[in-house]
RNA sequence: GGUCCGUUAGUCUAAUGGUAGAACUUCUCCUUUACACGGAGAGAGCGGAGGUUCGAUUCCUCCACGGACCA
Numbered sequence: 001g002g003u004c005c006g007u008u009a010g011u012c013u014a015a016u017g018g019u020a021g022a023a024c025u026u027c028u029c030c031u032u033u034a035c036a037c038g039g040a041g042a043g044a045g046c047g048g049a050g051g052u053u054c055g056a057u058u059c060c061u062c063c064a065c066g067g068a069c070c071a
Stems, first nucleotide, its partner, number of pairs: 001070007010024002013021001018054001026042005047063005
């Protein structure tokens, strides 16, 4: 330098154009003498900029970052 893949919550991970979901974690309450376990509830996320579309996490382009391969 070229090709390809990936980027979603604090962590990990789903979601093939129509309200973004789960697990762990965090907070509150219940339970307990207390802690843990358990139960109920809450908070927290689509890498950036454009484009297509009635509507984009999803499709297209560029950029950034990470990875694999080739040279």
The RNA shown here (transfer RNA) has 71 nucleotides and comes from Candidatus Iainarchaeum sp. It matches the Rfam family "tRNA". About the family: Transfer RNA (tRNA) molecules are approximately 80 nucleotides in length. Rfam classes the family as a transfer RNA. The coordinates come from a structure-prediction model, not an experiment, and the mean pLDDT is 81. RNAcentral holds the sequence, with entries from ENA.